[in-house]
RNA sequence: GCCCCGUUAGCUCAUUCGGCAGAGCAUUCCCCUCGUAAGGGAAAGGUGCACGGUUCGAAUCCGUGACGGGGCU
Repeated sequence: GCCCCGUUAGCUCAUUCGGCAGAGCAUUCCCCUCGUAAGGGAAAGGUGCACGGUUCGAAUCCGUGACGGGGCU
């Protein structure tokens, strides 16, 4: 220098061909228990890496850049 993959909740990751963004763990509350753990239920938590473009509509498509990882020379 070139190519490929990744970036979404505090953490680990889903979300497929564009149509209200989810799970597990963690956190808070409730139930259960003599009490705790376990178990059950609920809640909160996201400008989806940044900017621009396409579109009625973008996490998703296109472009540029940033960061991380891998390969080639």